[in-house]
Molecule: Bacterial RNase P class A
Organism: Ignavibacteria bacterium
RNA sequence: AACAUGGAUCGGGCAGCCGCGUUCCGACACUGUCGGAAUGAGGAAAGUCCGAACUCCACAGAGCAGGAUGCCCUGCUAACGGCAGGGGACAUCGGGACGAAAGUCCCGGUGGACGGACAGUCUCACAGAAAACAAACCGUCCCGAUUCUAUCGGGAUAAGGGUGAAAAGGCGAGGUAAGAGCUCACCGCCCCGUUGGCAACAACGGGGGCACGAGAAACCCCAUCCGGAGCAAGACCAAGCAAGAAGGGAGAGAUGCUCGUCUCGCGUUCCCGGCGACGGGAACAUACCUUCGGGUAGGUCGCUAGAGUCCGCCGGCGACGGUGGAUCGAGAUAAAUGGUUGCCUCUUCUCUUCCCCACUCCGUGGUGGUCGAGAACAGACAGAAUUCGGCUUACAGAUCCAUGUUGCAU
Numbered sequence: 001a002a003c004a005u006g007g008a009u010c011g012g013g014c015a016g017c018c019g020c021g022u023u024c025c026g027a028c029a030c031u032g033u034c035g036g037a038a039u040g041a042g043g044a045a046a047g048u049c050c051g052a053a054c055u056c057c058a059c060a061g062a063g064c065a066g067g068a069u070g071c072c073c074u075g076c077u078a079a080c081g082g083c084a085g086g087g088g089a090c091a092u093c094g095g096g097a098c099g100a101a102a103g104u105c106c107c108g109g110u111g112g113a114c115g116g117a118c119a120g121u122c123u124c125a126c127a128g129a130a131a132a133c134a135a136a137c138c139g140u141c142c143c144g145a146u147u148c149u150a151u152c153g154g155g156a157u158a159a160g161g162g163u164g165a166a167a168a169g170g171c172g173a174g175g176u177a178a179g180a181g182c183u184c185a186c187c188g189c190c191c192c193g194u195u196g197g198c199a200a201c202a203a204c205g206g207g208g209g210c211a212c213g214a215g216a217a218a219c220c221c222c223a224u225c226c227g228g229a230g231c232a233a234g235a236c237c238a239a240g241c242a243a244g245a246a247g248g249g250a251g252a253g254a255u256g257c258u259c260g261u262c263u264c265g266c267g268u269u270c271c272c273g274g275c276g277a278c279g280g281g282a283a284c285a286u287a288c289c290u291u292c293g294g295g296u297a298g299g300u301c302g303c304u305a306g307a308g309u310c311c312g313c314c315g316g317c318g319a320c321g322g323u324g325g326a327u328c329g330a331g332a333u334a335a336a337u338g339g340u341u342g343c344c345u346c347u348u349c350u351c352u353u354c355c356c357c358a359c360u361c362c363g364u365g366g367u368g369g370u371c372g373a374g375a376a377c378a379g380a381c382a383g384a385a386u387u388c389g390g391c392u393u394a395c396a397g398a399u400c401c402a403u404g405u406u407g408c409a410u
Base pairs, nucleotide, nucleotide: 001406002405003404004403005402006401007400008399009398010397012344013343014342015341016340017339018338020040021039022038023037024036025035026034027033028032042381046392047391049390050389051388052387053386054230055229056228057227058261059260061259062258063257064256066226067225068224069223070222071087072086073085074084075083076082088114090111091110092109093108094107095106096105097104098103115221116220120219121218122215123214124213137161138160139157140156141155142154143153144152145151146150169187170186172184173183174182189208190207191206192205193204194203195202196201234301235300236299237298244292245291246290247289248288251264252263253262267284268283269282270281271280272279273278308327309326310325311324312323313322314321315320346379347376348375349374350373351372354369355368356366357365358364359363
């Protein structure tokens, strides 16, 4: 310097004319018209994935079902499955050290769906001899036979090769018929103890088996957390129909179930039996529930002053917090926020001056940089609908930061 990856910010501005929506003011022929002023779609408005504000369900009390999160610690926040800081293990890249080797250690960067595979169940296609209670295809060794150096049969083997994502730890030495943790030392793994650390974990010592892989965004287990439904929530007004019909009826009332608390309701009449208490039956019927049928689909509120935004100071490594000041920036309801003209700027192209580089050297080339002129011309993703904090996804181009690769120079 170029390229790639990841992250952050911006992603047009000014003015005029015409046309829309809302609010306010004024006028008028008064629920409409005209004039004026102010203001009018994002950083993701998308996804509807989390959390909440707010609204409703009597209570958000307990349990179950169901769901979510997942290394440790400390913080931020209204809260979150979000964010910040520090640390740990693992994987990987670069540099270095030790070692015969396997491998180990140190420094720096990056990463994450990072609890548990010895509680249990389950899956691992194809290939392969065999896929975890798992093994003999090739090969090697021993014995025998024979058409005698090649083949067949029996036995042993898991070091070498093959298949696969993964095949009964690894290197070296000994040992063996040939081999094998078969034995030994080292590395690695597991268990126990001691020490350090708040902890995840680390170091040291001892012992052991010389070991049975991967998958839990498979079921599951462990720890922690969670009422439910959602602005089409919900509240009110006007108008209208049929104070409709049938059935059930002592229980009903959170929008999963059970329990608990609380609230509402829990009868009237008649007949029969009985000394009575009480028992049986019938009719009517209340809260409430179910089914059929009829009317309405209009209007107002919710609806935008907020866990708001901006600036300064203080505190903090930081996420953020405290404090002072300033400020108010859509509220539509079939759904407005647009069109056009001019100028500026970014971007693209052409020409030209100068600089730089290269070459076949006074000329040519570069898709390099700078000044100037001209032309084209905002050019990606994309549009509010209760609001806010996050996450995820999309994004032409420009700028900045970090990491990696390549080249050049020192």